[in-house]
RNA sequence: GGCUCCUUAGUCAAACGGUUACGACGUCGGAUUCUCAAUCCGGAGACGUGGGUUCAAUUCCCGCAGGAGCUA
Numbered sequence: 001g002g003c004u005c006c007u008u009a010g011u012c013a014a015a016c017g018g019u020u021a022c023g024a025c026g027u028c029g030g031a032u033u034c035u036c037a038a039u040c041c042g043g044a045g046a047c048g049u050g051g052g053u054u055c056a057a058u059u060c061c062c063g064c065a066g067g068a069g070c071u072a
Base pairs, nucleotide, nucleotide: 001071002070003069004068005067006066007065010025011024012023018055027043028042029041030040031039048064049063050062051061052060
């Protein structure tokens, strides 16, 4: 350099083009406890970036950035 794949919360992770973007761990508040842990209830927090297609894009297409693999 060429080809292929990946990018969603602090971490991991799901998604039929249309729902309030599904969960787990963590975190915050509360209950329980003499205290802590565990358990239970509740809350906050995410679609890498710029365009395009579409009535509608996390999802499809293109560029860019970052990462991984194969190949020369």
Molecule: transfer RNA
Organism: Ruminococcus sp.